[in-house]
Molecule: c-di-GMP-I-GGC riboswitch aptamer
Organism: Planctomycetota bacterium
RNA sequence: UCCCGAACGGGCAAACCCGCCGAAAGACGGGGACGCAAAGCCAGGAGCCUAACGCCUCCCCCACCGGAGGCCAGGGUCGUCCGGUUGCCGAAA
Numbered sequence: 001u002c003c004c005g006a007a008c009g010g011g012c013a014a015a016c017c018c019g020c021c022g023a024a025a026g027a028c029g030g031g032g033a034c035g036c037a038a039a040g041c042c043a044g045g046a047g048c049c050u051a052a053c054g055c056c057u058c059c060c061c062c063a064c065c066g067g068a069g070g071c072c073a074g075g076g077u078c079g080u081c082c083g084g085u086u087g088c089c090g091a092a093a
Base pairs, nucleotide, nucleotide: 004090005089011036012035016031017030018029019028021026034079040085041084042083044082045081046080047077048076049075050074054071055070056069057068058067059066
């Protein structure tokens, strides 16, 4: 130095609840801890979630309105994985 993960000191914070933003997924703040050695950061690749407006199909209707399904721009997730990047401690191997 790389790998690795014992200890000490610290760090983060799932579900759930409250508030708040959002169409939703979800984000943020507070509480709370299932876990995490990068559960720090980056949405670049794959995956997953969502799907406004719009478009298409169908139903209803005189028509408008309304309803159901599908597609998609886009959005989200790094606590799904990969990749990139930075980094604390130092037992054992």